Predicted 3D model of a 338-nucleotide part of an RNA (large-subunit ribosomal RNA, domain IV) from a Candidatus Babelota bacterium. Taxonomically the source falls in Candidatus Babelota (Bacteria, Bacteria candidate phyla). The coordinates come from a structure-prediction model, not an experiment, and the mean pLDDT is 86. Rfam family: Bacterial large subunit ribosomal RNA. Its family is annotated with structural constituent of ribosome and ribosome in the Gene Ontology.

Context: one part of a larger RNA
RNA sequence: CUAUCAUUAAGGAACUCGGCAAAAUAGCUCCGUAACUUCGGGAUAAGGAGUGCCUACGGCGUGAAAGCGUCUGUAGGUUUCAACAAAGAGGCCCAAGCGACUGUUUAACAAAAACACAGAUCUCUGCAAACUCGAAAGAGGAAGUAUAGAGGUUGACGCCUGCCCAGUGCUGGAAGGUUAAUAGGAGGGGUUAUCCGUAAGGAGAAGCUCUGAAUUGAAGCCCCAGUAAACGGCGGCCGUAACUAUAACGGUCCUAAGGUAGCGAAAUACCUUGUCGGGUAAGUUCCGACGCGCAUGAAUGGCGUAACGACUUGGGCGCUGUCUUGAUGAUAGACUCA
Numbered sequence: 001c002u003a004u005c006a007u008u009a010a011g012g013a014a015c016u017c018g019g020c021a022a023a024a025u026a027g028c029u030c031c032g033u034a035a036c037u038u039c040g041g042g043a044u045a046a047g048g049a050g051u052g053c054c055u056a057c058g059g060c061g062u063g064a065a066a067g068c069g070u071c072u073g074u075a076g077g078u079u080u081c082a083a084c085a086a087a088g089a090g091g092c093c094c095a096a097g098c099g100a101c102u103g104u105u106u107a108a109c110a111a112a113a114a115c116a117c118a119g120a121u122c123u124c125u126g127c128a129a130a131c132u133c134g135a136a137a138g139a140g141g142a143a144g145u146a147u148a149g150a151g152g153u154u155g156a157c158g159c160c161u162g163c164c165c166a167g168u169g170c171u172g173g174a175a176g177g178u179u180a181a182u183a184g185g186a187g188g189g190g191u192u193a194u195c196c197g198u199a200a201g202g203a204g205a206a207g208c209u210c211u212g213a214a215u216u217g218a219a220g221c222c223c224c225a226g227u228a229a230a231c232g233g234c235g236g237c238c239g240u241a242a243c244u245a246u247a248a249c250g251g252u253c254c255u256a257a258g259g260u261a262g263c264g265a266a267a268u269a270c271c272u273u274g275u276c277g278g279g280u281a282a283g284u285u286c287c288g289a290c291g292c293g294c295a296u297g298a299a300u301g302g303c304g305u306a307a308c309g310a311c312u313u314g315g316g317c318g319c320u321g322u323c324u325u326g327a328u329g330a331u332a333g334a335c336u337c338a
Base pairs, nucleotide, nucleotide: 001333002332003331004330005329006328007327008326010324011323014322019319027051028050029049030048031047036041038156052078053077054076055075056074057073058071059070060069061068062067091317092316093315094314095313096312097311098309099308103115104114119154120153121152122151123150124149125148131140132139133138157304158303159302160301162234163233164232167231168230169227170226171225172224173223176222177221178220183215187211188210189209190208191207194203195202196201235253236252237251238250239249262296263293274290275289276288277287278286
């Protein structure tokens, strides 16, 4: 010096991103126990006192009694620095965020606010169900039958869940437009028996063949409605009140409709260390307010919420070698010598 331990005057978080690590707390008995609350909890809340051994005496149960069990009852005595003397064995409180909770997860860098969850809601499905696997047979669904099954979203509970169907999607509709194969065969082309012509050439039936207009023609799309706990969306400018400021009010443009209730510098706020208040001697964090919110907002759920959390943030008490600031000791190495 490295690793693992032990102790440490005075101070006690001044350390540090952060009390990380360490220390402290700890069992049992008795006393005592707040806010809040879903009345179950919170709660071992918090905060106190006692604790060994010996002697005497007692209550209760049982038993004929001795005794045993129990209250580890009452009083007195006694050793130690110390009586749960060792080992083992919660630190606590206040406030906020997120997630209701127990649970699950990145086997081997992430345990969480992520996933799940009970509950809520929407859609599909009438049974040879929908849906899934399988070229198929068949199987699951289910030896179930809408209080059932499948899929999507949200996520206990409480109070609630506003406006928009123009776009996209889905559902329904069928008058009109468009529209495939098919059916249809107007018309056109090739070939040439024949005819015309002195010839060159011209015309050209039937058959065969290459095409081919009108007309016919479903779903879909266009179209017409409905639907947002479907995907999603939820404005701008100007003026106005008897100080000023502001604008209940008015005008105007645009839109499918212009963000309601709530919450709000937030896990969301650029400007920003916003402003005010609290806490500190001093606070970019934290808590309470304010609100023109760069770019909050209602099951992509909004706002609360007791209990819970190896979650995150701020504060306090206790406690300490984290630190001021080092020191000492033990064990195993390293190192030197043999």